Context: one part of a larger RNA
RNA sequence: UGACGGGGGCCCGCACAAGCGGUGGAGCAUGUGGUUUAAUUCGAAGCAACGCGCAGAACCUUACCAGUCCUUGACAUGGGGAGUUUGGUUUCCGGAGACGGACUCCUCCAGUUCGGCUGGCUCCCACACAGGUGCUGCAUGGCUGUCGUCAGCUCGUGUCGUGAGAUGUUGGGUUAAGUCCCGCAACGAGCGCAACCCUCAUCUUUAGUUGCCAUCAGUUAGGCUGGGCACUCUAGAGAAACUGCCUGCGAUGAGCAGGAGGAAGGCGGGGAUGACGUCAAGUCCUCAUGGCCCUUAUGGACUGGGCUACACACGUGCUACAAUGGCGGUGACAAUGGGCAGCGAAGGGGCGACCUGGAGCAAAUCCCAAAAAGCCGUCCCAGUUCGGAUUGUACUCUGCGACUCGAGUGCACGAAGUUGGAAUCGCUAGUAAUCGCGGAUCAGCAUGCCGCGGUGAAUACGUUCCCGGGCCU
Numbered sequence: 001u002g003a004c005g006g007g008g009g010c011c012c013g014c015a016c017a018a019g020c021g022g023u024g025g026a027g028c029a030u031g032u033g034g035u036u037u038a039a040u041u042c043g044a045a046g047c048a049a050c051g052c053g054c055a056g057a058a059c060c061u062u063a064c065c066a067g068u069c070c071u072u073g074a075c076a077u078g079g080g081g082a083g084u085u086u087g088g089u090u091u092c093c094g095g096a097g098a099c100g101g102a103c104u105c106c107u108c109c110a111g112u113u114c115g116g117c118u119g120g121c122u123c124c125c126a127c128a129c130a131g132g133u134g135c136u137g138c139a140u141g142g143c144u145g146u147c148g149u150c151a152g153c154u155c156g157u158g159u160c161g162u163g164a165g166a167u168g169u170u171g172g173g174u175u176a177a178g179u180c181c182c183g184c185a186a187c188g189a190g191c192g193c194a195a196c197c198c199u200c201a202u203c204u205u206u207a208g209u210u211g212c213c214a215u216c217a218g219u220u221a222g223g224c225u226g227g228g229c230a231c232u233c234u235a236g237a238g239a240a241a242c243u244g245c246c247u248g249c250g251a252u253g254a255g256c257a258g259g260a261g262g263a264a265g266g267c268g269g270g271g272a273u274g275a276c277g278u279c280a281a282g283u284c285c286u287c288a289u290g291g292c293c294c295u296u297a298u299g300g301a302c303u304g305g306g307c308u309a310c311a312c313a314c315g316u317g318c319u320a321c322a323a324u325g326g327c328g329g330u331g332a333c334a335a336u337g338g339g340c341a342g343c344g345a346a347g348g349g350g351c352g353a354c355c356u357g358g359a360g361c362a363a364a365u366c367c368c369a370a371a372a373a374g375c376c377g378u379c380c381c382a383g384u385u386c387g388g389a390u391u392g393u394a395c396u397c398u399g400c401g402a403c404u405c406g407a408g409u410g411c412a413c414g415a416a417g418u419u420g421g422a423a424u425c426g427c428u429a430g431u432a433a434u435c436g437c438g439g440a441u442c443a444g445c446a447u448g449c450c451g452c453g454g455u456g457a458a459u460a461c462g463u464u465c466c467c468g469g470g471c472c473u
Base pairs, nucleotide, nucleotide: 007473008472009471010470011469012468013467015463016462019427020426021425022424023423026319027318028317029316030315031314032313033312034310035309042053043052064305065304066303067302068301069300070299073129077128078127079125080124081123082122083121084120087106088105091102092101093100094099109119110118111117131294132293134292135291136290140288141287142283143282144281145279147277152191153190154189155188156187157186158167159166160165171182172181173180197271198270199269200268202239203238204237205236206235207234208233211229216226217225218224242265245259246258247257248256249255321420325379326378327377328376329375330374337368338367339366342361343360347356348355349354386417391412392411393410394409395408396407397406433455434454435453436452437451438450439449
């Protein structure tokens, strides 16, 4: 000077408390450990690994295993030689395929001194080399997590101290804040805080192939047509909030409490934004890269298998155990989005998954599209008209191909489960809880992830205690 203390003082945070809903028990999904295996590729490891890398493992992916093959190589540059457009395609033979061999047809590069001469391309040869998801994240760059959106971290000059250092940054108030005010051997400054950025909430204006019968006319009664931008909306520009006004408290200060007006009030809600640094934190398997290692193999190609195993243990979720419910009927109201190798309407077939059909739409115009919770009836507390695992069977779809190993549908089957021990998690408002919808990835596959809207609570006395953090001592 720091760090630490079951030392002290002050103060914060869903940290506790007050509440609401969960996890821990069941079944299943998913990740991990362990075990197994020819292989079950690799990484991630308290918080901050474990629905994590993976925004999608049947082949591919794929890095793993077995087998079959290649060796200047799947890819780059350079040398020599040969051929000469090149690329695509049909058929056949061997083969699991990679690959090897034969064959048909289509297409017919640019320049040219018309010489394969030059570029380009294909093949062959030898060598430099290629290649490596091989090792080291404790050699590194870059990127990221975390403390933490916590309020801190420093510098110049001056002053003090032999010096390390101190001061400033401490103190009295105040704030979400080293925020601001006052005081002070300090005076200033920088990185952070805040503001400037995006979005939501109000209004004005500009603009009208969305919206409106608001107003007028027609009407097949559908904004459908004429007509019109008033409204809704869309998307550009602006206005608006600043403790600006009033009262009180306070040092007359910073500010705090209440009030008025206002769509919004004291940081209006949300986002983006992450200081100096910490953890030799994570990543050499995104990429880049030093060193080391492999070089007929630790490189490359392919077929099949594996990553999907299963006595078990843990994490994260989904579905339930029911009556605030299940089933049947009814039928109203969203928002975000996506669509051409695509979204696919009406109509028709099928109990259904789906099939057929092909209108319209590169989309405020057409389509996905049906919102669901809601309301009415029934069931009458039971392992049930709860629950849906499991299994059998018949199908549908995608795809070269669903055996290992896809998703979905019908019928049958109908397991555990009657609210969950110790323990433990989230959340302070349009939040929790609950309800559905969309998207990325994607041929197909979502209980995960990222978004969207509908309905819509309870509680906070307080800071003694648990956890983390800030300042002084």
This is a predicted structure of a 473-nucleotide part of an RNA (small-subunit ribosomal RNA, 3' major domain) from an uncultured bacterium. The coordinates come from a structure-prediction model, not an experiment, and the mean pLDDT is 83.